[in-house]
RNA sequence: AGAGUUUUAUCCUGGCUUAGGAUGAAUGCUGGUGGCAUGCUUAACACAUGCAAGUCGGAUGGGAAGUGGUGUUUCCAGUGGCGGAAGGGUGAGUAAUGCGUAAAAACCUGCCCUUGGGAGGGUAAAAAUAGUUGGUAAUGGCUGCUAAUACCCCAUAGGAUAAGGAGAAAAAGGAGGAAUCCACCCAAGGAGGGGCUUGCAUCUGAUUAGUUAGUUGGUGAGGAAAUGGCUUACCAAGGUGACGAUUAGUAGCUGGUCCGAGAGGAUGAUCAACCACACUGGGACUGAGACAUGGCCCAGACUCCUAUGGGAGGUAGCAGUGGGGAAUUUUUAGCAAUGGGAUAAAGCCUGACGGAGCAAUGUUGCUGAAGGCAGAAGUCCCAUGGGUCAUGAACUUCUUUUCUCAGAGAAUAAAAAUGACGGUAUCUGAGGAAUAAGCAUCGGUUAACUCUGUGCCAGCAGCCACAGUAAGACAGAGGAUGCAAGCGUUAUCCAGAAUGAUUGGGCGUAAAGUGUCUGUAGGUGGCUUUUCAAGUCCACUGUCAAAUUCUAGAGCUCAAAACUAGACAGGCGGUAGAAACUACCAAGCUGGAGUACAGUAGGGGCAGAGGGAAUUUCCGGUGGAGUGGUGAAAUACAUUGAUAUCGGAAAGAACACCAAUGGCGAAAGCACUCUGCUGGGCCGACACUGACACUAAGAGAUGAAAGCUAGGGGAGAAAAUGGGAUUAGAUACCCUAGUAGUCCUAGCCGUAAACGAUGGGUACUAAGUGUUGUUUGUAUUGACCUGUGCAGUGUUGUAGAUAAUGUGUUAAGUAUCCCGCCUGGGAAGUACGUUCGCAAUAAUGAAACUCAAAGGAAUUGACGGGGGCCUGCACAAGAAUUUGAGCAUGUGGUUGAAUUCAUUGCAAAUGGAAGAACCUUACGAGGGCUUGACAUGCCAUGAAUCCUCCCGAAAGAGAGGAGUGCCUUCGGGAACGCAGACACAGGUGGUGCAUGGUUGUCAUCAGCUCGUGCCAUAAGGUGUUGGUUAAGUCCCGCAACGAGCGCAACCCUCAUGUUUAGUUUCCAACAUUAAGUUUGGAACCCUGAACAGACUACCGGUGAUAAGCAGGAGGAAGGUGAGGAUGACAUCAAGUCAUCAUGCCCCUUAUGCCCUGGGAAACACACGUGCUACAAUGACCGGGACAAAGGGUCACGACCCCGCGAGGGCAAGCUAACCUCAAAAACCCUGCCUCAGUUUGGACUGCAGGCUGCAACUCACCUGCAUGAAGCCAAAAUCGCUAGUAAUCAUUAGUCAGCCAUAUAGUGGUGAAUCCAUUAAUGGGCCUUGUACAUACCACUCAUCACACUAUGGGAGCUGGCCAUGCCCCAAGUCGUUACCUUAACUGCAAGGAGGGGGAUGUCGAAGGAUAAGCUAGUGACUGGAGUGAAAUCAUACGAGGUAGCCGUACUAGAAGGUGCAGUUA
Repeated sequence: AGAGUUUUAUCCUGGCUUAGGAUGAAUGCUGGUGGCAUGCUUAACACAUGCAAGUCGGAUGGGAAGUGGUGUUUCCAGUGGCGGAAGGGUGAGUAAUGCGUAAAAACCUGCCCUUGGGAGGGUAAAAAUAGUUGGUAAUGGCUGCUAAUACCCCAUAGGAUAAGGAGAAAAAGGAGGAAUCCACCCAAGGAGGGGCUUGCAUCUGAUUAGUUAGUUGGUGAGGAAAUGGCUUACCAAGGUGACGAUUAGUAGCUGGUCCGAGAGGAUGAUCAACCACACUGGGACUGAGACAUGGCCCAGACUCCUAUGGGAGGUAGCAGUGGGGAAUUUUUAGCAAUGGGAUAAAGCCUGACGGAGCAAUGUUGCUGAAGGCAGAAGUCCCAUGGGUCAUGAACUUCUUUUCUCAGAGAAUAAAAAUGACGGUAUCUGAGGAAUAAGCAUCGGUUAACUCUGUGCCAGCAGCCACAGUAAGACAGAGGAUGCAAGCGUUAUCCAGAAUGAUUGGGCGUAAAGUGUCUGUAGGUGGCUUUUCAAGUCCACUGUCAAAUUCUAGAGCUCAAAACUAGACAGGCGGUAGAAACUACCAAGCUGGAGUACAGUAGGGGCAGAGGGAAUUUCCGGUGGAGUGGUGAAAUACAUUGAUAUCGGAAAGAACACCAAUGGCGAAAGCACUCUGCUGGGCCGACACUGACACUAAGAGAUGAAAGCUAGGGGAGAAAAUGGGAUUAGAUACCCUAGUAGUCCUAGCCGUAAACGAUGGGUACUAAGUGUUGUUUGUAUUGACCUGUGCAGUGUUGUAGAUAAUGUGUUAAGUAUCCCGCCUGGGAAGUACGUUCGCAAUAAUGAAACUCAAAGGAAUUGACGGGGGCCUGCACAAGAAUUUGAGCAUGUGGUUGAAUUCAUUGCAAAUGGAAGAACCUUACGAGGGCUUGACAUGCCAUGAAUCCUCCCGAAAGAGAGGAGUGCCUUCGGGAACGCAGACACAGGUGGUGCAUGGUUGUCAUCAGCUCGUGCCAUAAGGUGUUGGUUAAGUCCCGCAACGAGCGCAACCCUCAUGUUUAGUUUCCAACAUUAAGUUUGGAACCCUGAACAGACUACCGGUGAUAAGCAGGAGGAAGGUGAGGAUGACAUCAAGUCAUCAUGCCCCUUAUGCCCUGGGAAACACACGUGCUACAAUGACCGGGACAAAGGGUCACGACCCCGCGAGGGCAAGCUAACCUCAAAAACCCUGCCUCAGUUUGGACUGCAGGCUGCAACUCACCUGCAUGAAGCCAAAAUCGCUAGUAAUCAUUAGUCAGCCAUAUAGUGGUGAAUCCAUUAAUGGGCCUUGUACAUACCACUCAUCACACUAUGGGAGCUGGCCAUGCCCCAAGUCGUUACCUUAACUGCAAGGAGGGGGAUGUCGAAGGAUAAGCUAGUGACUGGAGUGAAAUCAUACGAGGUAGCCGUACUAGAAGGUGCAGUUA
């Protein structure tokens, strides 16, 4: 400090996720030890049991022991004193009666400290107890006795009141032999503690905006320790609030703690301070102090006891139990220490506390060191060589922190005594590496890699994502990495996140500028000089408890912990000072702003008047058949006279040309002409005011179109609607009609893509070029022309900033002031609530849930029913086919034991297969074999080989016989046969989506790239654009310069010529024959070889003078001469594991191998490719002519003979320019047939033969005779073809015993027609444009309906909770009243009085009751939309998406949607 994730790739925006730290944690696996900490975060839920607050006999009566008596000792139920208001627990309530901080005045204070003073006299009672008595108990009643530091009275006085008078107040003793000590009372002061008040600070919601009646203030009175509406009577009507009152929700607050560089965010366990509470609610008493955790009274809920009459209780003290929960300990020991209570003290009490126990809950320390290669065994991997775990272990040596055993043994406890912890820490000795390692991860993020298993299964996963047979991502293993007595996971917080931005973000297009203007509060504000000191700055000072953090130090062996000392920022308060800036005070200024003056442009606004063109309607004339409308039609109008045309009349709405990039207005918006009224701007001059300014939350005004209300108006066009078309449908697009509305008046509505998608003001920062208004200079009679200033409005563009696009003095630049708005996508501008509105709606405006993206700009492609250019048998023009028939052949399908397999749009289908009767053969059935039919290695044996017999369908099995080889170093060896064991063979078994090789296709299309440079943040671009060409062919230009693979050429065949060579070829001249047969010859034909020739070379034209193009000449051939071979980068996971090779998987007495017969040849049917035809341009009979290229010795086979023929017999020649296959056919010449299912056509079938072969039934071919089917030129549609081509005719070869060949590959013969133009359809190339596509248009995507699941709104209601007001009823209780009852102290002679108690009663009063209102939670038949998932229908957006899209509004429709009106360009 960053990283992953949107895309084909890029840069941004933006969310999600992650690495870090932390925790009172929990959980999984594991677990040795010591120190120090910590331990119910949930039910402030309910609690069994024990303990947690007592003490004093030196206040006191009394009891007991003991005694002869005095005395002594001991106990404590009662009276009395002090303490139970501290300590300990918890966080329910509380958003201020609280806390924090800083101040202040009107107060109280037991014990403690200091000072001063005092304690004289007297009286009455009541507990305990005794007697008696009630009750189950708790607990009482009556009678009698009694002490005190209990209680009461008198005396004694400083003080208070303006004065006088009157009235009012204390005390207690105890111990001791005594000194004396401890208590007590009054007064003053202190310390510590407490009460009250004030400023500031202290969470969220405005879908909580008004709230408050003792409320705010005053006066009187009361009350209180004290101020005060604290309480009450009267008076006034205030108080508080957008600087957020009230209300609702949540919450103890702080020191601190965690995170963070900091600012800051989160949090409030342990420790400490404050507050509040003690089963829930209320209340007072006592007291210095309480409205009281282990006190009282009342009410309520719950629990327990009971004799049913009545009683008892409160663990949020320490342990502990149940419950809740993911989850939190022992019913321990001690008062030894520290502290507290009472006491004169000893002693006593203390679950405070100091300790131990449990828990890896956290933190901190330890768990050995050195040497050691036979690189051991074993695991795993492997290229089989080895590598790795690994110096790791073993082994050798050493050490003993820890551990075990034995011995000694504490304190920081103070002058002495006292040790729970504890026989603990620690020390000494002995022993022996001994007692001490796991967890998670290993695709990226993120350090660490392989094998096996699994096969979109099982699983993993924080995000991206992994897994569909070769998974570094699952599971296991080996290895590795990280941390370590822990390690992972989960949860939560901060950081990263500049992702709420003060530090430190943004708003043209990514989320985001209010539609516009005016203006209030608020914020901000020109120049000069004063005042003041609020802000600001500086100095000093008080405080912000301790602990914590930080720094330094010392000491527990170290560390953590604990100890000592010191210190910072910052907050609040006080005192003194400074005066630049801001504010304040005062006085000025003119530059900002405004007023007056002189001009000026304008569709600025409102009202009135006038005008013509057009449209429609009506009337009349002419006229006579159609008009209208469309892609084409129809509905519609028209002989009752339309359309057309002429004349007249009426109505409403809108104002052509001028017109523009122009003008005006705040925006919306504004246009015929004239008139009236009226707002604002600009320019000029510089008279006046003197900061009067800018912005603007709330507020107000205005605000297109559509829409609403009322009344008019209604020509045209036109939502809705009717009809006609189109269509699969057409609720649309098109046509014909047509209503609301559109217009006017008055009033609502308040929204638009209300846009420059750009808030307003001010200042500054290059230029060029238009235009509008105006000033001015030169100039002029004037109009022009040419400069200049200001104010607008456009365009190009520098710097700059920007993600880019674009912007750029009209900023999206540089600064400043103010306002509005944004914080991932969807849900959603939806729901609920509220406000406005007649309504439609508008404004404000969420959440649950869901996704890991959504989005912007630009790039390269691909695509477009976008554009431009070009090209191809692409179309057109042609001739000939296919598709219909029959047959052949291939495929699908079906059948079947098997019909082996693969190939399936173009680019499968007479294709693999250049030839399935057996074989082939891979398929099915049956019969067999198991080291195998084939290869290598080992061993034994036999030479090999041949013949005969026998079983069998054959494979195979058995028997007999012949044979005895070759080499040799004499051991043996080679080849072959047979038998055996094991390694292995074998597989046309799977995967072409694991592969190599090879092939198809786009396409013989002209493209595809690279190096360096340059441009761009980058993806990328440039080069490769323009002209031209068959061609990225060439040329020119150019931030590009060069280069490569392709093109072309080089190769082969054909076309001309020359040279050379003449046998098996040829024959002109010379001879010769039946015959180039022979002699001779090599001119010609021909054949073989080698050369030549064609290059836009020549001419003029055209073109940029280039490349080139069109024409011509010559030439055998002319612009690539014709044909072939030759196939760039890529694409299609294209085809092939069955040509071959090959990884992995699978089979191994079988998925291998051998054999027989069968199948691949089946047959309702569908498709493809062909052949033969349908005939007279023909069929048939007879006669006659002319090729090329091939093949041939297990072959081709002549002549001759036989057969109607296929063929047979005999047999010459030829290893081929020699012999042979071999006859070429179409063609030519005769004859016949005469338009018909024929003398066409030949399928099918019968019989008889032939050939090949071991074999011809399934299932070959051929011949003869007989038979004689469909078919008379073919619908929609469709293939190939541009010249020696199509068409037609024959012919040869390969494969091959034969052949299903009508196929394939060649060869020659005869031999056309048409185009030479175009881009409408198709394929392709280049440039450009749009894109929401990138699996790339067979893309992507929207909505309804139906199904499943999820959360949610409404909902007749139902059930809880909370809050507040008034009413009823009033418990306990305080404060009052009291004529009732009662009463020891004082008073009085007495009666009585004063005072007290009880009862009754009044105010207030908790709980309860009834009554409505409000808020809130859960639930609810039914119902609304939303999201997610997988399928079906329809077809919307993205391309001109096939009707351009979108915004607002209205109507309409199954749905997306459609249409109208105005707006916008995205």
Small-subunit ribosomal RNA from Pinus lambertiana, 1466 nucleotides, folded computationally.
Its Rfam family is "Bacterial small subunit ribosomal RNA".
Its mean pLDDT, the model's own confidence on a scale to 100, is 80.